[in-house]
Context: one part of a larger RNA
Molecule: small-subunit ribosomal RNA, 5' domain
Organism: uncultured bacterium
RNA sequence: GAUAAACGCUGGCGGCGCACAUAAGACAUGCAAGUCGAACGGACUUAAUCGAUUCUUUUAGAUUCGAAGCGGUUAGUGGCGGACUGGUGAGUAACACGUAAGCAACCUGCCUAUUAGAGGGGAAUAACAGUGAGAAAUCACUGCUAAAACCGCAUAUGCCGUGAACAUCGCAUGAUGAAAACGGGAAAAGAGCAAUCUGCUAAUAGAUGGGCUUGCGUCUGAUUAGCUAGUUGGUGUGGUAAUGGCAUACCAAGGCAACGAUCAGUAGCCGGACUGAGAGGUUGAACGGCCACAUUGGGACUGAGAUACGGCCCAGACUCCUACGGGAGGCAGCAGUCGGGAAUAUUGCGCAAUGGAGGAAACUCUGACGCAGUGACGCCGCGUAUGGGAAGAAGGUUUUCGGAUUGUAAACCAUUUUAGACAAGGAAGAAACAAGACAGUACUUGUAGAAUAAGCUCCGGCUAACUACGUGCCAGCAGUCGCGGUAAUACGUAGGGAGCAAGCGUUAUCC
Numbered sequence: 001g002a003u004a005a006a007c008g009c010u011g012g013c014g015g016c017g018c019a020c021a022u023a024a025g026a027c028a029u030g031c032a033a034g035u036c037g038a039a040c041g042g043a044c045u046u047a048a049u050c051g052a053u054u055c056u057u058u059u060a061g062a063u064u065c066g067a068a069g070c071g072g073u074u075a076g077u078g079g080c081g082g083a084c085u086g087g088u089g090a091g092u093a094a095c096a097c098g099u100a101a102g103c104a105a106c107c108u109g110c111c112u113a114u115u116a117g118a119g120g121g122g123a124a125u126a127a128c129a130g131u132g133a134g135a136a137a138u139c140a141c142u143g144c145u146a147a148a149a150c151c152g153c154a155u156a157u158g159c160c161g162u163g164a165a166c167a168u169c170g171c172a173u174g175a176u177g178a179a180a181a182c183g184g185g186a187a188a189a190g191a192g193c194a195a196u197c198u199g200c201u202a203a204u205a206g207a208u209g210g211g212c213u214u215g216c217g218u219c220u221g222a223u224u225a226g227c228u229a230g231u232u233g234g235u236g237u238g239g240u241a242a243u244g245g246c247a248u249a250c251c252a253a254g255g256c257a258a259c260g261a262u263c264a265g266u267a268g269c270c271g272g273a274c275u276g277a278g279a280g281g282u283u284g285a286a287c288g289g290c291c292a293c294a295u296u297g298g299g300a301c302u303g304a305g306a307u308a309c310g311g312c313c314c315a316g317a318c319u320c321c322u323a324c325g326g327g328a329g330g331c332a333g334c335a336g337u338c339g340g341g342a343a344u345a346u347u348g349c350g351c352a353a354u355g356g357a358g359g360a361a362a363c364u365c366u367g368a369c370g371c372a373g374u375g376a377c378g379c380c381g382c383g384u385a386u387g388g389g390a391a392g393a394a395g396g397u398u399u400u401c402g403g404a405u406u407g408u409a410a411a412c413c414a415u416u417u418u419a420g421a422c423a424a425g426g427a428a429g430a431a432a433c434a435a436g437a438c439a440g441u442a443c444u445u446g447u448a449g450a451a452u453a454a455g456c457u458c459c460g461g462c463u464a465a466c467u468a469c470g471u472g473c474c475a476g477c478a479g480u481c482g483c484g485g486u487a488a489u490a491c492g493u494a495g496g497g498a499g500c501a502a503g504c505g506u507u508a509u510c511c
Stems, first nucleotide, its partner, number of pairs: 001510003005507005012382006018375002020340001025338003029335003034080003039077002042074004049067004054062003087293003097217007106210002111206007119153001121151002128143006159184004166177004189198003219265003226256003231253008268290004272283004295316005318329004346372001348371003354368001355366004385415004395406004419452001421447005429438001455500005460481003466495005476483002
C1' cells in the first nucleotide's frame, strides 16, 4: 500500500460498488419455463337472429325450450421452447484452460440468399363416453373422432449409394469436374372476400454455434524409479456427424520414463486484480470468456443440439405420505429456515426499460433484469457552522504562590442555512398515440432557526506529541529495543498535547 474481511470503541448525510470465503450440510413455504385456438377434434359459456311454446288486452310485450352461429375460456393431441438464462467450484494436473495452427476427417434448429417443388391415398389414437381396479399416485378394458400427429404410393436432370475411363489441381490418405447404367429417398397446411401473407419439402451457399486433432505454456514432492495387456502398432469388421483401440477378432511386441514416467499431495483455468521503479511475487471475490457439476453412482431416450439443475429409468443414502399392498421428493435458481462459523442481507416491488421463449399480432411468461430494503463492508463527496469578541471571566490543572496554561476557547454581538424539518411544484429515463416498478424519488422554489450531528488512537527511542498524582520488579505495558524494586515523560488516572477523522485502533493475509 491492499482486502469478499472479522473484533473493540464510536457513529450525521448522500452517490457508486460489494455482501456464506465455513457444511458440494439438510431443507418447511412461495415463486424461478412456458407459449401458440391463425395446426386439430372436443367441452363449457354467450349478445343480436330464427323456429316453437306459455301468459297478458288485438297491435305488441314478456317467459321457457330448441337451432345455427360471431366472440370468449382451455383439459387433451400437435408445434416451438424447457441444451438459453440463472447457480456453484465438489471433481479435474487434463488438449481442462491460455495461445498459435489444422480438419483433403465433421455437424449446425431458428436466421439470410438462391433454385426447384407440394399430386393422390390409407390406417390409427388421445380427448370424450361407458365399465372396472386402487387408500392414493395412477391404471386396465370396450366404443367413437380430428390434424401441420403417423404410414404407404407418385414425381425429383438436383441429392445419397454403386460405378468410374478421363481432365485439372494438390497437402500423404486425396480434392474438384465428369458420360452411360442400376438402386434409394420429399412435402402440410393455416389466415384472409381477394391480392397476398405465414408456414411445408429437397438442394446449394453464407452466417452463427459447436465437435475433433496438434505445437508451445500451465503447482509441490525422488524420504515416489520404474510404469503399462486395449497396453503400443498393424489388418479386417463394427460404431460415430467425423478421425481414432472408440469397440471387437486376429497378428506383431511394442509404448512411456532422470528433458522426471508412475505414484502421492494440492488446485477449476484465463482476461484480469494487488504490490513493486522494474524484473518479479501473490491472487483468481465482483465483471467477462472457457470448463466441470446439479442428493451419490450408473444408464440411455427424445432432439439440430443433452447423456439434460427445476425430464426419464435403475441402484444407494436420507426425508415425507400410506388403508402396509404401495407411492412422493431433490434450493450449488430468488427469497427464506435450521446447522456450522469470527463472519455475510428482504420469505420486498415491477415486467416501465434492456434482453430471452412462444405467437401473424394483441399479448402471455420471465426471482434474467430493472428497482427498492438491510450492513460505515469498501471507495468518493458533504456537514457538524462563519465573522467579531480580553474583564485574558468562572471552573479545571499546575506553581518557585509572582504567575503560567486550558484560551478567542466560552459567554456576549452579528451573519449564513449545505445536509435535515415543514409547505408548494415536480421530472428525464418512453424512438407517432398510449404505457414508469423506481416515485410524489431526484431536482427546483419558499419559510423558520445555530438550531439536530465527533469520535478514536497515541504522547521513552524508532515516531509527531509532557506534566502532576497513585503504584512500588506489585499491579501492569510491550511491534521492537525494553519500562516497573519510592521522585516512572514507558503501568493506572487527571490536565495538557499530537495524529487521523465518521471513523479510529487491533487481529488475519499478500506485496